[in-house]
């Protein structure tokens, strides 16, 4: 330098054009004499960035950035 894969909640990951979710973690409450386990409720996201396509983009297209892999 070229090619490819990945980028979504604090962590691990789903989702694939129309409302952003799960598990764990976190907070509050219940329960207990108390602790752990258990139950209920809740908070937490510019979906890596910029532009384009579209009535509508996390999703499609281009470029850039980062991580990883391959080639040279």
């Nucleotide at each position: 330098g070229c090619c490819g894969u990945u980028g979504u909640a604090g962590c691990u990951c789903a989702g694939u054009g129309g409302c952003a979710g799960a598990g764990c973690g976190c907070a509050u409450c219940c329960a207990u004499g108390g602790u752990a386990a258990g139950g209920a409720u809740g908070a937490g996201g510019u979906c890596g960035g910029c532009a384009g396509u579209u009535c509508a983009a996390u999703c499609c297209u281009g470029c850039c950035c980062a991580a990883c892999g391959g080639c040279u």
Molecule: transfer RNA
Organism: Candidatus Uhrbacteria bacterium